[in-house]
RNA sequence: GCUGCCGUAGCUCAGUUGGUAGAGCGUCCGCAUGGUAAGCGGAAGGUCACCAGUUCGACUCUGGUAGGCAGCU
Numbered sequence: 001g002c003u004g005c006c007g008u009a010g011c012u013c014a015g016u017u018g019g020u021a022g023a024g025c026g027u028c029c030g031c032a033u034g035g036u037a038a039g040c041g042g043a044a045g046g047u048c049a050c051c052a053g054u055u056c057g058a059c060u061c062u063g064g065u066a067g068g069c070a071g072c073u
Stems, first nucleotide, its partner, number of pairs: 001072006010025004019056001027043005049065005
């Protein structure tokens, strides 16, 4: 230098004809217990890497930028 892939909650990851973003674990609150853990219920937590474009509407499609990983040279 070229090619491919990855990025979504604190962590690990879903998200399928484009239609207002979810799970598990963790955190917090409550229930329960003589008490703790386990268990049960609830809540908070997101600029979907960034910038543009297409569209009535973009995590999703298109282009670009900066990163990470792998391969080639």